[in-house]
RNA sequence: CCAGCGGGCCGGGUGGCCGCUUCUCGCAUCGCGAGGAGAGGAAAGUCCGAACUCCGAAGGGCAGGGUGCCCGCUAACGGCGGGGCGCUGCGAAGCGACGGAAAGUGCCACAGAAACAUACCGCCCGCCUCGGCGGGUAAGGGCGAAAUGGUGCGGUAAGAGCGCACCGGCGUCGUGGGAACACGGCGGCCGGGCAAACCCCACCCGGAGCAAGGCUACAUAGGGGACCGCGUUCGCCUCGGCGAACUAAGGACGGCCCGUCCGAGAGUCCCGGGUCAGCCGCAUGAGCUGCGGGGCAACUCGCAGCCCAGAUAGAUGGUCACCGUCCGCCUUUGGCGGAACACAGAAUUCGGCUUACAGGCCCGCUGGCAAU
Numbered sequence: 001c002c003a004g005c006g007g008g009c010c011g012g013g014u015g016g017c018c019g020c021u022u023c024u025c026g027c028a029u030c031g032c033g034a035g036g037a038g039a040g041g042a043a044a045g046u047c048c049g050a051a052c053u054c055c056g057a058a059g060g061g062c063a064g065g066g067u068g069c070c071c072g073c074u075a076a077c078g079g080c081g082g083g084g085c086g087c088u089g090c091g092a093a094g095c096g097a098c099g100g101a102a103a104g105u106g107c108c109a110c111a112g113a114a115a116c117a118u119a120c121c122g123c124c125c126g127c128c129u130c131g132g133c134g135g136g137u138a139a140g141g142g143c144g145a146a147a148u149g150g151u152g153c154g155g156u157a158a159g160a161g162c163g164c165a166c167c168g169g170c171g172u173c174g175u176g177g178g179a180a181c182a183c184g185g186c187g188g189c190c191g192g193g194c195a196a197a198c199c200c201c202a203c204c205c206g207g208a209g210c211a212a213g214g215c216u217a218c219a220u221a222g223g224g225g226a227c228c229g230c231g232u233u234c235g236c237c238u239c240g241g242c243g244a245a246c247u248a249a250g251g252a253c254g255g256c257c258c259g260u261c262c263g264a265g266a267g268u269c270c271c272g273g274g275u276c277a278g279c280c281g282c283a284u285g286a287g288c289u290g291c292g293g294g295g296c297a298a299c300u301c302g303c304a305g306c307c308c309a310g311a312u313a314g315a316u317g318g319u320c321a322c323c324g325u326c327c328g329c330c331u332u333u334g335g336c337g338g339a340a341c342a343c344a345g346a347a348u349u350c351g352g353c354u355u356a357c358a359g360g361c362c363c364g365c366u367g368g369c370a371a372u
Base pairs, nucleotide, nucleotide: 001368002367003366004365005364006363007362008361009360010359012323013322014321015320016319017318018317020038021037022036023035024034025033026032027031040343044354045353047352048351049350050349051348052209053208054207055206059258060257061256062255064205065204066203067202068201069083070082071081072080073079084098085096086095087094088093099200100199104198105197106194107193108192120141121140122137123136124135125134126133127132128131149167150166151165152164153163154162168190169189170187171186172185173184174183175182176181213280214279215278216277223271224270225269226268227267228265231246232245233244234243235242236241237240250262251261252260287306288305289304290303291302292301293300294299324341325339326338327337328336329335330334
């Protein structure tokens, strides 16, 4: 210098004028003035995980859902970091639902004799009516994405882990490692694949969501209809009622059951009717910045400093000037003209993931070429 890999960051600036939201202070009362603050790295998709809130306080079982190599981080996670293994790449690196297929079930297109129990051709043996029949054989051919571990030597009637050597797998033992796993020894133990098919194993999970929910106001208003039951025991008394308890019918119960509760009626359900306004929740938080310590890292600990949008049909804008960036043209140290200046935009809040993104900056690394 060229080509690339990984990571981090920025993503228009300054000023004037006119507006919008909010906070503080003042005037002083619903307005005015002054000062301060006012979108993002993704505010997005709403895909995971939580905080918070309410609901049968949610305990157990079944069903259902999720995750799936190991270790760690974290409030938690399907996230992140480190490591292992496999595949791809010369490499820096990238990608991987990466537990179990000798528990069972199911599926394996087309082709093929056969896709899990099978002999089509061929080979070998036997028999005979000489063309077939019976048996053996997965070594050869053929089909296929996949064909009975692979290659070779021996062996055999032909063959075959039948025997042997090497390689692959499985089992077992040893060594190393915290583990996944790796390396080595021994044993012929060796009939496919698919679990993002059912399933099995291990672990995790109650549901709904800020339109949660609370307060004020209003109305558990007044009205109509349907359904179910009107039992038992105890106590008291003025003997007909009152009170208490229990259960029935019935009901509540956000998947179901056990369980819990209401219940002899201010029961349950439906129709119809009212409100739909204000305030809180709502911004001091798993917070941000800097320094120091621990850790390979994710992350964590300590100290100091800081306060950083809260709208509700939804404020965060418009315009002008100069500069910057990009594009075009030219009589190229410059001038002129143009720009719709990336993606996008809060709505309870965090931690992630994913997706979109003009242009630019920085750091580390790899391969090649050249020079020293």